Transfer RNA from a Dehalococcoidia bacterium, 73 nucleotides, folded computationally. Its Rfam family is "tRNA". By type it is a transfer RNA. The organism belongs to Dehalococcoidia, within Bacteria. The coordinates come from a structure-prediction model, not an experiment, and the mean pLDDT is 82. The sequence was found in a public genome assembly.
């Protein structure tokens, strides 16, 4: 350099045109307990890598760029 996959919450990931952007873990609070842990209940947290384009509507489709991983020369 070429090809492929990926970038979404603090972390691991789902979401494949309209469905409130979600789950688990982590964090905060509550209840329980003599107390702690586990389990239970509630809850905070996101301009979906960046900029443009298409569309009535984009995390999702298209283009360029940035970053990560693998293969290849």
């Nucleotide at each position: 350099g070429g090809c492929a996959g990926g970038g979404u919450a603090g972390c691991u990931c789902a979401g494949a045109g309209g469905c409130c952007a979600g789950a688990g873990c982590a964090g905060g609070g509550g209840a329980c307990u003599c107390a702690u842990a586990a389990g239970c209940c509630c809850u905070u947290g996101g301009u979906c890598g960046g900029c443009g384009g298409u569309u009535c509507g984009a995390a999702u489709c298209c283009g360029c760029c940035c970053c990560c991983u693998g293969c290849u020369a």